The RNA shown here (transfer RNA) has 90 nucleotides and comes from an Ignavibacteriaceae bacterium. Its mean pLDDT, the model's own confidence on a scale to 100, is 81. Rfam family: tRNA. Rfam's curators write: Transfer RNA (tRNA) molecules are approximately 80 nucleotides in length.
RNA sequence: GGAGAGAUGGCAGAGUGGUUGAAUGCGGCAGUCUCGAAAACUGUUGUGGGCUCCGGCUCACCGGGAGUUCGAAUCUCCCUCUCUCCGCCA
Numbered sequence: 001g002g003a004g005a006g007a008u009g010g011c012a013g014a015g016u017g018g019u020u021g022a023a024u025g026c027g028g029c030a031g032u033c034u035c036g037a038a039a040a041c042u043g044u045u046g047u048g049g050g051c052u053c054c055g056g057c058u059c060a061c062c063g064g065g066a067g068u069u070c071g072a073a074u075c076u077c078c079c080u081c082u083c084u085c086c087g088c089c090a
Stems, first nucleotide, its partner, number of pairs: 001086007010026003018070001027045006046061006063079005
């Protein structure tokens, strides 16, 4: 340089343009159980802003940016980064 694949919460990882701001697992937190812990089970668990009667409500965010669309993590374009194969140099 050429071809291809990919980037999603703390981690892994799923995700037909339409209740997916995000399944599932791990991890964290709380509880049940226990003499106590572990295991198991149940519940809960992204970040930031705004509002709040403190119960919650609301807006934005899927590598960065722009576009298409009533609607984008999903489609298109540009950029950044990672991986695989091929080629070149050494």